Background: RNAcentral holds the sequence, with entries from Rfam. The RNA shown here (transfer RNA) has 73 nucleotides and comes from Ceutorhynchus assimilis. It matches the Rfam family "tRNA". The family's RNA type in Rfam is transfer RNA. The organism belongs to Ceutorhynchus, within Eukaryota.

[in-house]
RNA sequence: GUCUCAAUAGCUCAGUUGGUAGAGCGUUGCGCUGGAUAUGCGAGGAUUCUGGGUUCAAAUCCUAGUCGAGGCA
Numbered sequence: 001g002u003c004u005c006a007a008u009a010g011c012u013c014a015g016u017u018g019g020u021a022g023a024g025c026g027u028u029g030c031g032c033u034g035g036a037u038a039u040g041c042g043a044g045g046a047u048u049c050u051g052g053g054u055u056c057a058a059a060u061c062c063u064a065g066u067c068g069a070g071g072c073a
Stems, first nucleotide, its partner, number of pairs: 001072005007066001010025004019056001027043005049065005
């Protein structure tokens, strides 16, 4: 220099050919216990890396960037 892939909750990750974003762990409340652990039932938490475009509607499609990983030179 060029090509490919990834970026979504505090962390690790899903998201099924576009239709109002979920899981596990963690946090937190309650129940249970003499008290804890474990466990059960709840709650809160991401406008999806950034800008622009297409569309009635974009995490998803197009485009330009940023950062990271890898291949080739």